Predicted 3D model of a 693-nucleotide part of an RNA (large-subunit ribosomal RNA, domain II).
It matches the Rfam family "Bacterial large subunit ribosomal RNA".
[in-house]
Context: one part of a larger RNA
RNA sequence: GCCUGCGAGUUAUGGUGUGUGGCGAGGUUAACCCGUGUGGGGGAGCCGUAGCGAAAGCGAGUCUGAAUAGGGCGUUGGAGUCGCAUGCUGUAGACCCGAAGCGGGGUGAUCUACGCAUGGGCAGGUUGAAGCUCAGGUAAGACUGGGUGGAGGACCGAACCCACCAGGGUUGAAAACCUGGGGGAUGAUCUGUGUGUAGGGGUGAAAGGCCAAUCAAACUCCGUGAUAGCUGGUUCUCCCCGAAAUGCAUUUAGGUGCAGCGUCGCGUGUUUCUUGCCGGAGGUAGAGCACUGGAUGGCCGAUGGGCCCGACAAGGUUACUGACGUCAGCCAAACUCCGAAUGCCGGUAAGUGAGAGCGUGGCAGUGAGACUGCGGGGGAUAAGCUUCGUAGUCGAGAGGGAAACAGCCCAGAUCACCGACUAAGGCCCCUAAGCGUGUGCUAAGUGGGAAAGGAUGUGGAGUCGCAGAGACAACCAGGAGGUUGGCUUAGAAGCAGCCACCCUUGAAAGAGUGCGUAAUAGCUCACUGGUCAAGUGAUUCUGCGCCGACAAUGUAGCGGGGCUCAAGCACACCGCCGAAGUCGUGGCACUGACGGGAUCUUCGGGUCUUGUUGGUGGGUAGGGGAGCGUCGUGCAGCCGGUGAAGCAGCAGAGUGAUCUAGUUGUGGAGGCUGUGCGAGUGAGAAUGCAGGC
Repeated sequence: GCCUGCGAGUUAUGGUGUGUGGCGAGGUUAACCCGUGUGGGGGAGCCGUAGCGAAAGCGAGUCUGAAUAGGGCGUUGGAGUCGCAUGCUGUAGACCCGAAGCGGGGUGAUCUACGCAUGGGCAGGUUGAAGCUCAGGUAAGACUGGGUGGAGGACCGAACCCACCAGGGUUGAAAACCUGGGGGAUGAUCUGUGUGUAGGGGUGAAAGGCCAAUCAAACUCCGUGAUAGCUGGUUCUCCCCGAAAUGCAUUUAGGUGCAGCGUCGCGUGUUUCUUGCCGGAGGUAGAGCACUGGAUGGCCGAUGGGCCCGACAAGGUUACUGACGUCAGCCAAACUCCGAAUGCCGGUAAGUGAGAGCGUGGCAGUGAGACUGCGGGGGAUAAGCUUCGUAGUCGAGAGGGAAACAGCCCAGAUCACCGACUAAGGCCCCUAAGCGUGUGCUAAGUGGGAAAGGAUGUGGAGUCGCAGAGACAACCAGGAGGUUGGCUUAGAAGCAGCCACCCUUGAAAGAGUGCGUAAUAGCUCACUGGUCAAGUGAUUCUGCGCCGACAAUGUAGCGGGGCUCAAGCACACCGCCGAAGUCGUGGCACUGACGGGAUCUUCGGGUCUUGUUGGUGGGUAGGGGAGCGUCGUGCAGCCGGUGAAGCAGCAGAGUGAUCUAGUUGUGGAGGCUGUGCGAGUGAGAAUGCAGGC
């Protein structure tokens, strides 16, 4: 991992709904007794029939109160109660499995920590302390040397003990090892045996270490099915409807309560919704500057400052400051003289008649939402960011398109069909349908990724110049004189810089457009004549293109091939393809409307059946309904050695769970149908449990 089996809303009791039954202003017994019948008794008690008050109590009233006041709760007519089944809920383990833990009683020191008692082990080699002795030495010593001696948590190094480094091992040979090196090796040494200390306790040269592969509190049994707002799992089918991820509160934020939204019953019966018209409230978008503020420039110029003047007062002046006023142009979520579109509220008319609205009761789930468009806040007018509002989709939605792609575009899947029409999107091939038609554009493979910015790309529409009195470009020629203008400067001569920018000759020629020189020189331009010959410049708006454009496996920024009067782009037109949409034909289910029949009836209607004709049938959580199957059992009826159940096929039936008293084989003794009842009642998941492979 697979297979087989087992594996999760139960039971008791109280409450409250629903269905159904008995009796009914009543209903019903409990313990218990007699006793074995689906029996009889038992009326205590409980619920209902009357309420009010804290109560005494009074009573269709009562309480408060001084009250015959007012007010509160009641009455003004009546359905309950006891069973059974079932939904939910309280109390219990309460759908199942799952903690870490807490408490109590015990079991452990054969591992290990430390202690105690009693034993044992430490090859070999080295060093050579004290002491002693001899010699020297001294007044005596001290001291020096030779020998002897054999000390040491001394040295080297096996056994023994340890475990520092590296490699291997890491589903190991091994739940701590192997190999090669390493440390200690007469000591705080190593070790055998016996013995002691026990769980908030021991022991610890102290690491929270060790206390039997377990230690920040051992193990075991019990309390115990601890608790788990947490995770996982929760077993057959079909039909109808169908959410939420919000508000408020919360020692609350992944939980819960109430509300909102779903479903089922009962009541009401268009009250809902949409559109038109009528009437309202409002201060958003926009706009504006009339208020509150911000903010730019001009004019005016009070006040203040500076300077002058002045004994003071006054005065004069000012390239300072600049209020108020005025002109022009602006800005604002917390500005408004104004002010929409939508939306909202009410009335009215019409339409719609639907799983509309409202009320009430049973049962929920939800209370992590996501993206997209639009309107905002936060952020950086960042985020697949965050937070509101509003609409949509996903969630819970399949189908077609977007190559692939929950949230985008189209469109909402009851079933069948080898029929048809369309939507989005497409129509050269992959690939269903047009290399469709017409007119243009693009040359960049732009299309098929991107900005500021840049550019005689090219199409269209304008405006303004020059031009057969010859323009633009090219070529030939001129481009001069006063003068090297003045200043400055070492120099400044058109051409470093400052000032001025005249006059003359002329067809024209700047006190000079650029290059150049140390300064001159030189080249050139503006400007003019000639040759040539017909257009040539500037600028604005706009369509499509160009550059800007650099990344890591392999083209790789059209899905691919490939595409250029396109198979690209723009406009117009005609066709076609294209979905689970729509239509066609047939079937099923649910639910209306209108008829027929049967039956019951309290005459209101209910139940069953049938015909015609509409509508509806995606679905998670969840609500409601109808069924299939398993085991046992009551009643009724059947089958079976002429072969029961079970098992394996084949054939068939049903919308499905499933079924066949169809059949073949196997098997060898029980089984089935109908209708009730009762459950240890349905398996794929729980790192489920057991077994097998």